[in-house]
Molecule: transfer RNA
Organism: bovine gut metagenome
RNA sequence: CUUAGCCAAGAGGUAAGGCAAUUGACUGCAACUCAGUGAGCGCCGGUUCAAAUCCGGCA
Numbered sequence: 001c002u003u004a005g006c007c008a009a010g011a012g013g014u015a016a017g018g019c020a021a022u023u024g025a026c027u028g029c030a031a032c033u034c035a036g037u038g039a040g041c042g043c044c045g046g047u048u049c050a051a052a053u054c055c056g057g058c059a
Base pairs, nucleotide, nucleotide: 002059005019006018007017013049021037022036023035024034025033042058043057044056045055046054
């Protein structure tokens, strides 16, 4: 240090954004463009009304 396939925010009130992927629209076919879709945060415990966030252990 560990958050989506990759990059990367969030620092107690239920997870932003970009890229990629995919579906649809558009097109003669594509590309571009536009509109959708998808994570519960390395694992196990603890504290708390509430944990990605604080504490402990482990990997």